[in-house]
Background: Transfer RNA from a Patescibacteria group bacterium, 72 nucleotides, folded computationally. The organism belongs to Bacteria candidate phyla, within Bacteria. Rfam family: tRNA. It is annotated as a transfer RNA. Its family is annotated with triplet codon-amino acid adaptor activity in the Gene Ontology. Model confidence (mean pLDDT): 83 of 100.

RNA sequence: GGGCGCGUAGCUCAAUGGCAGAGCGUCUCUUUGACGUAGAGAAGGUUUCGGGUUCAAAUCCCGCCGCGCCCA
Numbered sequence: 001g002g003g004c005g006c007g008u009a010g011c012u013c014a015a016u017g018g019c020a021g022a023g024c025g026u027c028u029c030u031u032u033g034a035c036g037u038a039g040a041g042a043a044g045g046u047u048u049c050g051g052g053u054u055c056a057a058a059u060c061c062c063g064c065c066g067c068g069c070c071c072a
Base pairs, nucleotide, nucleotide: 001071002070003069004068005067006066007065010024011023012022013021018055026042027041028040029039030038049063050062051061052060
C1' cells in the first nucleotide's frame, strides 16, 4: 500500500429500517450481629466521528479515525 471484518452503558455482548436492551459491575433500600447470598429499585448511551438516502438509520450508502486478520 491492497482486501476483509469489527466499533452500541464501566466490562462482555444483543437489537428484521420503527420505544436503544441484557448479563456482570456501580449506587440506594430490605434481609444479616456483620460480611456474603437473596429480594426490590435507581443511575449510567451524541450507538467512534462527519456526511448522504429515507416519513423514520445502531441498522443502508460514502468518507475519516481506531482495532483485528489476510496479502504484498